[in-house]
RNA sequence: GCCCUCGUGGCGGAAUCGGUAGACGCAACGGACUUAAAAUCCGUUGAGCGAAAGCUCAUCCCGGUUCGAGUCCGGGCGAGGGCACCA
Repeated sequence: GCCCUCGUGGCGGAAUCGGUAGACGCAACGGACUUAAAAUCCGUUGAGCGAAAGCUCAUCCCGGUUCGAGUCCGGGCGAGGGCACCA
């Protein structure tokens, strides 16, 4: 340099044909129980703003197509693998 695969919250990992992003699990936090803890049970849990209702942003980055993109197209970055070069 060329080719292939991949990139989603704190972590793993879903979303089957383009149609509510993050199901489910782990971790974390709050609560119940307990003398106290562990275990168990209940609730919350992407980020920002907000008293709340709610609003905005978010699938590596920048564009494009589309009513609508994690998914399709172009360019870039990064990771892994293969090939080539190695004069």

A computed fold for an 87-nucleotide RNA from a Gammaproteobacteria bacterium, annotated as transfer RNA. Its Rfam family is "tRNA".